[in-house]
RNA sequence: AGAGUUUGAUCCUGGCUCAGGAUGAACGCUGGCGGCGUGCCUAACACAUGCAAGUCGAACGGGCUUAAACUGAAGCUUAGUGAAGUUUAAGUUAGUGGCGGACGGGUGAGUAACGCGUGGAUAACCUGCCGUAUGCAGGGGGAUACCAACUGGAAACAGUUGCUAAUACCGCAUAAGCGCACAGCACCGCAUGGUGCAGUGUGAAAAGAUUUAUCGGCAUACGAUGGAUCCGCGUCCGAUUAGCCAGUUGGCGGGGUAGAAGCCCACCAAAGCGACGAUCGGUAGCCGGCCUGAGAGGGCGGACGGCCACAUUGGGACUGAGACACGGCCCAAACUCCUACGGGAGGCAGCAGUGGGGAAUAUUGCACAAUGGGGGGAACCCUGAUGCAGCGACGCCGCGUGGGUGAAGGAGUACUUCGGUACGUAAAGCCCUAUCAGCAGGAAAGAAAAUGACGGUACCUGACUAAGAAGCCCCGGCUAACUACGUGCCAGCAGCCGCGGUAAUACGUAGGGGGCAAGCGUUAUCCGGAUUCACUGGGCGUAAUGGGAGCGCAGGCGGCAUGGCAAGUCUGAUGUGAAAACCCGGGGCCCAACCCCGGGAGUGCAUUGGAAACUGCCAGGCUGGAGUGUCGGAGGGGUAAGCGGAAUUCCUUGUGUAGCGGUGAAAUGCGUAGAUAUUAGGAGGAACACCAGUGGCGAAGGCGGCUUACUGGACGACUACUGACGCUGAGGCUCGAAAGCGUGGGGAGCAAACAGGAUUAGAUACCCUGGUAGUCCACGCCGUAAACGAUGAAUACCAGGUGUCGGCGGGCACGGCCCGCCGGUGCCGCAGCAAACGCAGUAAGUAUUCCGCCUGGGGAGUACGUUCGCAAGAAUGAAACUCAAAGGAAUUGACGGGGACCCGCACAAGCGGUGGAGCGUGUGGUUUAAUUCGAAGCAACGCGAAGAACCUUACCAGGCCUUGACAUCCUGCUGGCAGAGCAUGUAAUGUGCUUUCCCUUCGGGGCAGCAGUGACAGGUGGUGCAUGGUUGUCGUCGGCUCGUGUCGUGAGAUGUUGGGUUAAGUCCCGCAACGAGCGCAACCCCUGUUCCCAGUAGCCAGCGCUUCGGGCGGGCACUCUGGGGAGACUGCCAGGGACAACCUGGAGGAAGGCGGGGAUGACGUCAAAUCAUCAUGCCCCUUAUGGCUUGGGCUACACACGUGCUACAAUGGCGUAAACAAGGGGAGGCGAAGCUGUGAAGCGGAGCAAAUCCCAAAAAUAACGUCUCAGUUCGGAUUGUAGUCUGCAACUCAACUACAUGAAGCUGGAAUCGCUAGUAAUCGCAAAUCAGCAUGUUGCGGUGAAUACGUUCCCGGGUCUUGCACUCACCGCCCGUCA
Repeated sequence: AGAGUUUGAUCCUGGCUCAGGAUGAACGCUGGCGGCGUGCCUAACACAUGCAAGUCGAACGGGCUUAAACUGAAGCUUAGUGAAGUUUAAGUUAGUGGCGGACGGGUGAGUAACGCGUGGAUAACCUGCCGUAUGCAGGGGGAUACCAACUGGAAACAGUUGCUAAUACCGCAUAAGCGCACAGCACCGCAUGGUGCAGUGUGAAAAGAUUUAUCGGCAUACGAUGGAUCCGCGUCCGAUUAGCCAGUUGGCGGGGUAGAAGCCCACCAAAGCGACGAUCGGUAGCCGGCCUGAGAGGGCGGACGGCCACAUUGGGACUGAGACACGGCCCAAACUCCUACGGGAGGCAGCAGUGGGGAAUAUUGCACAAUGGGGGGAACCCUGAUGCAGCGACGCCGCGUGGGUGAAGGAGUACUUCGGUACGUAAAGCCCUAUCAGCAGGAAAGAAAAUGACGGUACCUGACUAAGAAGCCCCGGCUAACUACGUGCCAGCAGCCGCGGUAAUACGUAGGGGGCAAGCGUUAUCCGGAUUCACUGGGCGUAAUGGGAGCGCAGGCGGCAUGGCAAGUCUGAUGUGAAAACCCGGGGCCCAACCCCGGGAGUGCAUUGGAAACUGCCAGGCUGGAGUGUCGGAGGGGUAAGCGGAAUUCCUUGUGUAGCGGUGAAAUGCGUAGAUAUUAGGAGGAACACCAGUGGCGAAGGCGGCUUACUGGACGACUACUGACGCUGAGGCUCGAAAGCGUGGGGAGCAAACAGGAUUAGAUACCCUGGUAGUCCACGCCGUAAACGAUGAAUACCAGGUGUCGGCGGGCACGGCCCGCCGGUGCCGCAGCAAACGCAGUAAGUAUUCCGCCUGGGGAGUACGUUCGCAAGAAUGAAACUCAAAGGAAUUGACGGGGACCCGCACAAGCGGUGGAGCGUGUGGUUUAAUUCGAAGCAACGCGAAGAACCUUACCAGGCCUUGACAUCCUGCUGGCAGAGCAUGUAAUGUGCUUUCCCUUCGGGGCAGCAGUGACAGGUGGUGCAUGGUUGUCGUCGGCUCGUGUCGUGAGAUGUUGGGUUAAGUCCCGCAACGAGCGCAACCCCUGUUCCCAGUAGCCAGCGCUUCGGGCGGGCACUCUGGGGAGACUGCCAGGGACAACCUGGAGGAAGGCGGGGAUGACGUCAAAUCAUCAUGCCCCUUAUGGCUUGGGCUACACACGUGCUACAAUGGCGUAAACAAGGGGAGGCGAAGCUGUGAAGCGGAGCAAAUCCCAAAAAUAACGUCUCAGUUCGGAUUGUAGUCUGCAACUCAACUACAUGAAGCUGGAAUCGCUAGUAAUCGCAAAUCAGCAUGUUGCGGUGAAUACGUUCCCGGGUCUUGCACUCACCGCCCGUCA
């Protein structure tokens, strides 16, 4: 000293929360010792029992006991003993008397008060015991308790009679400088007055005891101590408490008191208090201090100390120096107890203790040894005050639970990548020590002579054993400290944010770690952090916050200069500010806590001396603030009366005919009874076009035709007058849009409510047709608005520039212009301010004054109360509860049925399809023992699957195997295995027999099989939301970023935006940017032209041969093939453009502006797809979720969808004969010729590992013929029969052939797809997979179009901009109702 938390991120505002300290604490876990403290915060609830205030015999008379002396009855006896008595002494003490009991101890109920604190006053007072001083104590009297007798009562206790003493009580005497009354003198003060002196009159005292040392008694004065009263100031919350008070305020007189006083009383007056908060309500003992805080403050008032109040509740007095009295009295009340029912007793908020209440708070202890108190002359007695001990980790402080050495880094535990790592020098082991506790011995101070509860305690010494002594909380961030397992939004955690839905550092446990430590956490409370009530030290344009506006009482603040005063202010001195506490310096307990001593401080209050700048007050001045006057012009300022035209509507009339009106489109409505339209006339109400303007006026609300009357304010010029007269303004008063209310008018248009018509899923709306209050006027209420500039009023100061309104001055070359001043009203902009946006002489700047208001969001401007109102309602204005946010400004994106620009087969223009039919294929659904699994909008659905009859195969049923079908290791045995043959057997795997291991250093080794054991194998089981890899998609869209610099508090921006241009962030220009990277383009492949090299299996121009076939010789010119070059670059010309980039056109060229096609996919998005290609973490199965096998299934079928094929025909079908490709494949292969079959095919086997041979026939096309518009010579589904081929096997379930059969279908609803040129459309060919199986897929060539005006619209995308409460980003967010 700060931190977490609002957001995708940022800055701010703002609340919540945390880290610190503290406690009379409590609870959980744990607990070794000591010192010092501390301990009913709740029921001022009720209390059993014991103790807590007595003492004095030196005040008094008695009683009792003991001792001594003396006397000494009776009896016994002459020794005495001895009842009783007297005296003396000692002890004791019921009563009288004295002092004390008013202190000490407890508690905080009451009290908001002179109760407390602080400072004063008493000239308005008292004071026992104590001290000092002066003086005195003479002489009498009458009682009474005790006691005795009697009486009453259960008791408590009481009564009657009689006796007696005193330091008990009462006169008398004496007495002053004492009290009182009267009238003087002097001095003094603060008003009453005080002091001193002298005079007269009058009044009032006493007590003795004794051991002879003393102790007492009385009066007066002073002191000291203690108390009493009064006053100034200070002392909680509430105005949703605004008026209170009759002894109330004062006076005179009296009473009363120690004493002033309505303290009390009679009379008189009618005062007194209150917005500076009376009264009322709530809460509370106050202070020194304690806690916290940098301080200022805030909270608290337990222990200790001071004061106050109280003593079961309420009231009262008595005694006394002192009480209205905790352990006194009386009365009343409640409660408890005793009782003979008549009556009595009691008061723990003293110390212990009990019950109760409560989260919670101790022993019915010891002692008067010390300190102190009461009594006493003293000894001494009393003392639950006090000193100690006991209990409680309740707090603070101190100490210990060991120290050294010790690596095989043991065992164990945890983790692990299995190598190791951690606990960890930790342990063990060895050496050492003994603080505490335990044992033994000694032994204090506290005590000046005696006396020690504590206490055989502190402390010291000795011996002895590492022994007897460590826990608690935490480990996601804040906040120091991490892993494993379990759990699986469950159980749970949590102070805030938040963790937990199968890999949780956040739950639980363990290991490890961190923190503190005899404690540690939690809870509660207080301060702090919180500058989050802001005095120090905050704010109010948009975050919460300026009153709707003005006038103005109180209050606050106030111009220039002079003189005075000294209240504020400043300064010196004095008193006080108790002690304890705090701070500093010392000292004592071993240290510390604790205690002692000294000093400081105590910011305050009071008295007093001084200063006079500032504020204040007084006095007289000044003119700059303010106001008055004269002149002048501007204005929708206000009020009243009158007038005017345009328009709407209505009425009458003429013309005129079928519609009008209204809307996105309609309908309701009006109209043949004549509307709308149009002409003329009239009625009535309301509002005032143009001018008109970020122009004017007004305090705001607001004000607009014209004229008149009355009237307010501002401004300019002049500078004559007054002389601070000013500013603000709580309450108060006035004004105050619209709507609304009351009464009476008025009512054309408009128009809530209402009605109808539309729209719609609905439409109590938006639109339309009507229409009532109302809108208008007069009077009276209401008193609110986004009453906004969301910005209170006033004054001063602080760069400029430019409009406009009103007025004035100066100048000029004067229809006008220039310069300047004052007042208003706008814009831009500097400094400055601001979170930013923005404000910026009209401040949101710099200052001053005054007022209003704010303090997280919701609840709520609600409830209650009060005031106002006719009502509606307005003003004032909470709480419970709930959330961790709510919010402001700005940023990046995404989004918008916002804008601008641009692109794409996106639309449009075209061509052909799909959707209808039949069939193929995939999917959904359903079914099933199983119909294995995955893919799901585009971007799943002829997709994984380039090919499910078995296999595949993962699915189902049945059977079988269990170290396993497969890998590695170990042990034993065997010599095989493979292959072949034979036999047997099953649905199938199977079983048995025969048949040759290899190398060798002879030890053995290798290989293989079998058997066994356990590690392990195995899994197409789960998780694609744990992953790698791969892929799809936006999208071949043109974007995505970085470095440095600059701007911004920051997120970020700039660059990348702008003007052009491009297919392109392509290029050019400009620019606080300059560069760079990934993308674009180019580089790569195919294709289009040409050249060079090469020439077989390709080719054949020329030459030859020929079986007439490039077949052969020959040749590489051509085609072609392979390799390598050239070519295209806006290079050239013209125009446009900015002299640019580039565009348009042209020439040449095979090709022209990217020539065509392919490969190539930026940063990223979709938790996109795939654990079933593969790999892989974790989880799961292990005689099974693994393995083998037979059969079945993946091929099911009421349906639905996607994608295809074939068609519906004449641009066609069929038949006959004929022509032209490219690119591929071929050895378990392609398979020619030839022959057979109607055909599928069969037989056959030439050639070919292929520019040679084969597949291989290309088809559409063209020619000829036929069919003639029909369910057909279209179409071919379905079905029957008979076959072919592949294969172990075509039933479920292949393909093909022939013959026969001949379904739907006549161009397809809504909707929807592809395509811009060698493209669409159409035609066939080939290949992969493959035993066989293609309408699919991937390729190949043949024939070969139409259209594009254009970018308004649909879809997708890009750039800029704008709005935003979205950021999981519009499939968002969010409101209401219901469950």